[in-house]
Molecule: transfer RNA
Organism: Alloprevotella sp.
RNA sequence: GGCGCUUUCGUCUAGCGGCUAGGACACAUGCCUCUCACGCAUGGAACACGGGUUCGAUUCCCGUAGGCGCUA
Repeated sequence: GGCGCUUUCGUCUAGCGGCUAGGACACAUGCCUCUCACGCAUGGAACACGGGUUCGAUUCCCGUAGGCGCUA
């Protein structure tokens, strides 16, 4: 350099065109407890970026960027 795969809460992950973008762990608050832990309840928090297609895009297409692999 060429080709392929990949990018979603702090972390791991679900999602295959119309979802309030869900779950686990973590975090915060409250309850419980003499206190902590455990347990219970509640809460905040995400679609890498720019275009395109479409009535509608996290989802499909193109490009850019990051990561991984193959190849020269």